RNAcentral holds the full RNA, with entries from ENA. This is a predicted structure of a 531-nucleotide part of an RNA (small-subunit ribosomal RNA, 5' domain) from an uncultured bacterium.
Context: one part of a larger RNA
RNA sequence: GAUUGAACGCUGGCGGUAUGCUUAACACAUGCAAGUCGAACGGAAACGAUGGAAGCUUGCUUCCAGGCGUCGAGUGGCGGACGGGUGAGUAAUGCUUGGGAAUCUGCCUAAUAGUGGGGGAAAACACGGGGAAACUCGUGCUAAUACCGCAUAAUCUCUACGGAGGAAAGAGGGCCUCUACAUGUAAGCUCUCGCUAAUAGAUGAGCCCAAGUCAGAUUAGCUUGUUGGUGAGGUAAAAGCUCACCAAGGCUACGAUCUGUAGCUGGUCUGAGAGGACGAUCAGCCACACUGGGACUGAGACACGGCCCAGACUCCUACGGGAGGCAGCAGUGGGGAAUAUUGCACAAUGGGCGCAAGCCUGAUGCAGCAAUACCGCGUGAUCGAAGAAGCUCUGCGGAGUGUAAAGAUCUGUCAUAGGGGAAGAUAAGUCCCGUUAUUAACACCAUCGGGAUGUGACGGUACCCUAUAAGAAAGCCCCGGCUAACUUCGUGCCAGCAGCCGCGGUAAUACGAGGGGGGCAAGCGUUGUCC
Numbered sequence: 001g002a003u004u005g006a007a008c009g010c011u012g013g014c015g016g017u018a019u020g021c022u023u024a025a026c027a028c029a030u031g032c033a034a035g036u037c038g039a040a041c042g043g044a045a046a047c048g049a050u051g052g053a054a055g056c057u058u059g060c061u062u063c064c065a066g067g068c069g070u071c072g073a074g075u076g077g078c079g080g081a082c083g084g085g086u087g088a089g090u091a092a093u094g095c096u097u098g099g100g101a102a103u104c105u106g107c108c109u110a111a112u113a114g115u116g117g118g119g120g121a122a123a124a125c126a127c128g129g130g131g132a133a134a135c136u137c138g139u140g141c142u143a144a145u146a147c148c149g150c151a152u153a154a155u156c157u158c159u160a161c162g163g164a165g166g167a168a169a170g171a172g173g174g175c176c177u178c179u180a181c182a183u184g185u186a187a188g189c190u191c192u193c194g195c196u197a198a199u200a201g202a203u204g205a206g207c208c209c210a211a212g213u214c215a216g217a218u219u220a221g222c223u224u225g226u227u228g229g230u231g232a233g234g235u236a237a238a239a240g241c242u243c244a245c246c247a248a249g250g251c252u253a254c255g256a257u258c259u260g261u262a263g264c265u266g267g268u269c270u271g272a273g274a275g276g277a278c279g280a281u282c283a284g285c286c287a288c289a290c291u292g293g294g295a296c297u298g299a300g301a302c303a304c305g306g307c308c309c310a311g312a313c314u315c316c317u318a319c320g321g322g323a324g325g326c327a328g329c330a331g332u333g334g335g336g337a338a339u340a341u342u343g344c345a346c347a348a349u350g351g352g353c354g355c356a357a358g359c360c361u362g363a364u365g366c367a368g369c370a371a372u373a374c375c376g377c378g379u380g381a382u383c384g385a386a387g388a389a390g391c392u393c394u395g396c397g398g399a400g401u402g403u404a405a406a407g408a409u410c411u412g413u414c415a416u417a418g419g420g421g422a423a424g425a426u427a428a429g430u431c432c433c434g435u436u437a438u439u440a441a442c443a444c445c446a447u448c449g450g451g452a453u454g455u456g457a458c459g460g461u462a463c464c465c466u467a468u469a470a471g472a473a474a475g476c477c478c479c480g481g482c483u484a485a486c487u488u489c490g491u492g493c494c495a496g497c498a499g500c501c502g503c504g505g506u507a508a509u510a511c512g513a514g515g516g517g518g519g520c521a522a523g524c525g526u527u528g529u530c531c
Base pairs, nucleotide, nucleotide: 001531004528006527007526008525009524010523013377014376015375016374017373018372019370020369021335026333027332028331030330031329032328035078036077037076040075041074043071044070047069048068050065051064052063053062054061055060056059085288086287087286094213095212096211097210098209099208100207103205104204108201109200110199112197113196114195115194116150118148119147125140126139127138128137129136130135156165157164158163170193171192172191173190174189175188179186180185181184214260215259216258221251222250223249226248227247228246229245230244231243232242233241263285264284265283266282267278268277269276270275290311291310292309293308294307313324314323315322316321341367343366344365345364349363350361351360352359353358380410381409382408383407390401391400392399393398416467417466418465419464420463424458429453430452431451432450433449434448436446475520476519477518478517479516480501481500482499486515487514488513489512490511496503497502
């Protein structure tokens, strides 16, 4: 000199863009952060519409009707493995780069085949019981895209090559050409979405290898599933991954083992570079979710807001027993030099579910707070005396502050007031018309085109115009040398200063104050930190 997720002191006008618990992976009150689907299902607790009945105060109350809009609880499906947080652990089951073979992959895409026929339950519900509660038990009834067989099937799986095993589910819209009743309906037709099996892809994931990846030798030997083989088990999959037996191997001064420290990387800072230091925000990977262990479900977890066990802690209790997990977003206590709102909205982008409308979304978009950083703007402009006053110095003549002020003229950035006013939405979605495809059918659904309607948290914000008016808007550090900037007074080795050298003991340019000056400027200085 440069850097910073900074802090502290003094000061502080505005805007934009970023950033904001680096410490206790300490403990957490409260609210929210993952739901959705009635186009899978039986149904109907609530609300509404409609119809009916009763009562009267004549527009209300009560009751009835799942027939309707819808829908609590329940069965079922998909999603809660993403998104969000943190860096405790981990020096290698990690990460980075480059390879590899023995694997799986829901939703998605392409193409193939199928979707036949049956059965038995159990929630909800009703009744009864236990418990303070959390909750729970018994009996009975019931639907399904829940569950289980049968049939059929492969280029699927297994095989001793003879054979054996081996699936499915329906829902919604429309129609009357064929068939049935002979009406507009289905056992019919058709379209869409699903379901089953197998193939390929895409995406995602698991596994293996090589090289690289901090310090210490005041850590020199380490290892018994250890190293290899055979066989068996196990996994989606190779493998001591596990087990039985056999052999005695394997690693190591090119640093094994042990100890300490640490998430890794793209990158960031610095430097001419080589290098050094760091790993906040953003992006990729990994690990973790009160501590330790375990599995279940599932395409995917050994699962942050799932389950079980143990432990610590907190809370409720009728003392018998129960409940909880902010390293999600806010917020609280604590720790600390130190780090923000218990805000608005799903309008956009993205995600989950759904045919869709839509619902959910503390992801996200925004707003609030903080000079924390960077960038930009302003605090006025022109004229104005051989030069007011005040203050300081003085050799008492004067000099400095100083065009500085006053005064005159002007402008309107900003601030204030009033008015106008976006883009972010060509959205999306809904309705209508046409078109293409499909079809028996110009019916429905879907494609494409056109028209109408229509949605903004931010926010009456950005921006623009008008009006008044220099009005609200400058400080901080330094002035002995390094180092730009000097004098007077006070003090008298005192009080004090100080980064180094050093200053102060009666004329201190070094302490304190005044005047003057220098530097930077909404900041300035100090401290920490790294190059």